[in-house]
Molecule: THF (Tetrahydrofolate) riboswitch aptamer
Organism: mouse gut metagenome
RNA sequence: AGAGUAGCCAAGGCGCGUUAAGUGUUGCGAAACGGGACGUUGUUCGCAAACGAAAGAGCGGGAAAAUUUUUGCAUUCCGCGCUCUGCGGUGCCGCGGCGCGUCCGCU
Numbered sequence: 001a002g003a004g005u006a007g008c009c010a011a012g013g014c015g016c017g018u019u020a021a022g023u024g025u026u027g028c029g030a031a032a033c034g035g036g037a038c039g040u041u042g043u044u045c046g047c048a049a050a051c052g053a054a055a056g057a058g059c060g061g062g063a064a065a066a067u068u069u070u071u072g073c074a075u076u077c078c079g080c081g082c083u084c085u086g087c088g089g090u091g092c093c094g095c096g097g098c099g100c101g102u103c104c105g106c107u
Base pairs, nucleotide, nucleotide: 001107002106007098008097009096012093013092014091015090016088017087018086025049026048027047028046029045030044031043035104036103037102038101039100055085056084057083058082059081060080061078062077063076064075
């Protein structure tokens, strides 16, 4: 001089939710976290609390009322399905980028 952790950002891919899930915030507790020691930052888990966001279109299907011999057209409703495009401080994978302070260790 250099490498390597937990983890962070993120192209892209596949999903979930939009029927309040998930994410985020606060408090308490626990765990792991360069090979070792101490420690920082960050992360995860459990419990509790408060707060609380995110839909339109098209097609099909069903229901209601009316009409009708029947069918069809037209009207209203649907938290029933599919597709498209959005939305969510969304989940997983993830090219690429970033990523330990002191001492020892490694190359």